The RNA shown here (transfer RNA) has 72 nucleotides and comes from a Minisyncoccales bacterium. It matches the Rfam family "tRNA". Rfam links the family to the GO term triplet codon-amino acid adaptor activity. The prediction has a mean pLDDT of 81. The organism belongs to Minisyncoccales, within Bacteria.
This record gives sequence, structure tokens and C1' cells, in this order.
RNA sequence: GCCCCCAUCGUUCAAUGGAUAGGAUAAAGGUUUCCUAAACCUUAGAUCCAGGUUCGAAUCCUGGUGGGGGCA
Repeated sequence: GCCCCCAUCGUUCAAUGGAUAGGAUAAAGGUUUCCUAAACCUUAGAUCCAGGUUCGAAUCCUGGUGGGGGCA
């Protein structure tokens, strides 16, 4: 230099272009307990950035950023 793949709650993973982006775990609060842990209930938290296509984009297209891999 060229090509390919990936980017979603703190972490790890889902989501056929269509209802309020869902689960596990972590966090906070509560029930229980003498206290803690466990268990159960509740709550808050995310689509890498900028454009485009579309009635509608996490999803499709383009560019950028970051990470990984291959060739040279």
C1' cells in the first nucleotide's frame, strides 16, 4: 500500500428494514436474616462518528475513526 471481518448498557451476547432495542452478569433500592451471603421483587443504564436510501435504519449504501486478520 491492497483486501476481508468487527464496533449495541460497566462486561458479555441477542435483535428478518416495522410495536417501547431484549437477555445474562454487574450496579442501586426493597423483601427475608441478629448481620452478611444466597434466593425473590423492583429500578436505572447502550446502537463508534458524519452523511445518504426508505413511509420507516442497530440492520442497507458511502466516507471517516478505532480494533482484529490476510497478502505484499